[in-house]
């Protein structure tokens, strides 16, 4: 340093739901709460799913959403096999 991840240590993160707020809307912030996660830190580069407009009845095309759908980028802790 690169691969690996355990009945290790030490800590992070935070899914339904609920409360409040923004938002046509998918959704996001905050606090609550934990389903689960070795990246569930971070990027939209690619697929995908959702959502709003428009157009069209085959389906397109723009804008947006989801990084906890995958894949791919690139950072990061801790050590047994």
């Nucleotide at each position: 340093u690169u691969c690996g991840g355990a009945u290790a240590a030490a800590g992070c993160c935070a899914a339904a739901c609920c409360c409040g707020c923004c938002g046509c809307g998918a959704g996001g912030c905050g606090g609550g709460g934990a389903c689960g996660g070795a990246a569930a830190g971070c990027c939209c580069c690619g697929g995908g799913u959702c959502u709003c407009a428009c157009a069209u009845g085959g389906u397109g095309c723009g804008a947006g959403a989801c990084a906890g759908c995958c894949g791919g980028g690139u950072u990061g802790c801790c050590c047994a096999a």